[in-house]
RNA sequence: GGGCUCUUAGCUCAACGGUUAGAGCAGUCGGCUCAUAACCGAUUGGUUGCCGGUUCAAAUCCGGCAGAGCCCA
Numbered sequence: 001g002g003g004c005u006c007u008u009a010g011c012u013c014a015a016c017g018g019u020u021a022g023a024g025c026a027g028u029c030g031g032c033u034c035a036u037a038a039c040c041g042a043u044u045g046g047u048u049g050c051c052g053g054u055u056c057a058a059a060u061c062c063g064g065c066a067g068a069g070c071c072c073a
Base pairs, nucleotide, nucleotide: 001072002071003070004069005068006067007066010025011024012023013022018056027043028042029041030040031039049065050064051063052062053061
C1' cells in the first nucleotide's frame, strides 16, 4: 500500500428494512436470612463508531471517514 471482517447499554452479545432496539452479567432498590453469600422480584442504563445518501420507514441497504482484527505485498 491492497483485500476481507468487525464497531449496538459499564462488560459479553442478540435484533426479516416495519409497533417503543432487547437478553445475560454488572449497578440500584426491595424480599428471603440472626447475618453474609446464593436465590427471588422490581428497576436504572442507548448519539446502534462519526458524517452523508437511498427509502413512506435504516442498527439493518449504499458512500466516505475513524478505530480494531485477519490475510496478501
Transfer RNA from Deinococcus sp., 73 nucleotides, folded computationally. It matches the Rfam family "tRNA". Rfam classes the family as a transfer RNA. Model confidence (mean pLDDT): 82 of 100. NCBI's taxonomy places the organism under Bacteria, Thermotogati, Deinococcota, Deinococcaceae, Deinococcus.